[in-house]
RNA sequence: GAAGUUCGCCAGGCCGUCGCUGGUGCAAGCGCCGAAAGGCCGCACUGGAGGAACGUCCGGACUGCAUAGGGCAGCUUAGGAGGUAACACCUCUCCACCGUGAGGUGAGGAUCAGAGCAACAGAGACGAGCCGAUUCAGUUCGGGUGAAACGGGCAAUCUCUACGCGCAGCAAUACCAAGUAGGCCAGCGUUGAUGUGGUCCCGCAGAGCUGGCGGGUAGGUAGCACCGAGCCGGGUGGGUGACCCCCGGCCCAGAUGAAUGACGGUCACGUCCGGGGCGACUCGGGCGCACAGAAUCCGGCGUAUCGGCGAACUUCACAU
RNA sequence: GGGGCCGUAGCUCAGUUGGGAGAGCGCUACGUUCGCAAUGUAGAGGUCAGGGGUUCGAUUCCCCUCGGCUCCACCA
Numbered sequence: 001g002a003a004g005u006u007c008g009c010c011a012g013g014c015c016g017u018c019g020c021u022g023g024u025g026c027a028a029g030c031g032c033c034g035a036a037a038g039g040c041c042g043c044a045c046u047g048g049a050g051g052a053a054c055g056u057c058c059g060g061a062c063u064g065c066a067u068a069g070g071g072c073a074g075c076u077u078a079g080g081a082g083g084u085a086a087c088a089c090c091u092c093u094c095c096a097c098c099g100u101g102a103g104g105u106g107a108g109g110a111u112c113a114g115a116g117c118a119a120c121a122g123a124g125a126c127g128a129g130c131c132g133a134u135u136c137a138g139u140u141c142g143g144g145u146g147a148a149a150c151g152g153g154c155a156a157u158c159u160c161u162a163c164g165c166g167c168a169g170c171a172a173u174a175c176c177a178a179g180u181a182g183g184c185c186a187g188c189g190u191u192g193a194u195g196u197g198g199u200c201c202c203g204c205a206g207a208g209c210u211g212g213c214g215g216g217u218a219g220g221u222a223g224c225a226c227c228g229a230g231c232c233g234g235g236u237g238g239g240u241g242a243c244c245c246c247c248g249g250c251c252c253a254g255a256u257g258a259a260u261g262a263c264g265g266u267c268a269c270g271u272c273c274g275g276g277g278c279g280a281c282u283c284g285g286g287c288g289c290a291c292a293g294a295a296u297c298c299g300g301c302g303u304a305u306c307g308g309c310g311a312a313c314u315u316c317a318c319a320u
Numbered sequence: 321g322g323g324g325c326c327g328u329a330g331c332u333c334a335g336u337u338g339g340g341a342g343a344g345c346g347c348u349a350c351g352u353u354c355g356c357a358a359u360g361u362a363g364a365g366g367u368c369a370g371g372g373g374u375u376c377g378a379u380u381c382c383c384c385u386c387g388g389c390u391c392c393a394c395c396a
Stems, first nucleotide, its partner, number of pairs: 001316010012267007020048007029041001031040003050291001054302002057300005062169004074165002077162002079093005094108001095106004109160002114158002116154002126151001130143004173222004183213006194205005215395003228251001230250006237244002269288008321392007330345004339376001347363005369385005
């Protein structure tokens, strides 16, 4: 210098004008919208997309229903050890394969429990035998088709073993308002369904309850913006590492016809055109500036991405 | 937002213990007819949505991506 491998980071900056949306504080009219439930309006301060918010492929939190315990069925995973709330994720390591190498990939348990499969070619495809030669002797050798030829292969075929999993999902769920035939059918029920209270097996109320069809509404509030598996910084704290521990600081988006923007200027970056200059370069102008975009919330995986920066390492060439 | 299903010829669809890619309609050519339709014969036409993996071998089994269809709320 060229080519590569692994890991990490950024995802345009600043100024002005006009907006959108959340929170907190103060203020507040017999105010406005609405049938009602409920919501809105002023001023000040302050917060406002991502590394993937995406795909919804896994794992959880949360909520409802179900549930004595255990089993069957079904689904998932699979070397060993560890991390974690959990996982199919991550780390270390063994083995196999790929690469000159740095490194990369691996659904990697069991075919001495049983079943099943192997097209075409080939004498023969899972049962062992068949053909030729040879030998004291099924004793030994050969069969040239195929991915595989007598010994096995395929469990991302059934199956077996071990671990794990109850079912559904925020359109879950709880409440309020309005409105409707309070109709029909089925099941259960005065031999007490169902609801409710607590001392959890007893008391009280008790004629309805559940599902389907049909009917009505398509409005609001909570869930839901979270003191947490939280974020940032530090630690000759532990550990090979994933990760854990300690100390200090911080509170960090929240809509529902769905906010997080638009315009102008300027500085960057890339590219094109024109002028100047021997050249490094410089002046003016145009265009571009990815993938994408929260919707209950987290941890992963996978996929998309104009480009740019940094670190460590490998191979080759050259020079000393 | 969350579930479920599908993608095979121009169209509608078959395709199972994984080994041949098919049917009907349509299309092309020829025959038949004065001509057309119908009919007969022959033929063309496929990245099995795309990519990767397992396997000797994949439409089929597994994973990822793309596209399409469909279901769900509340009240009594």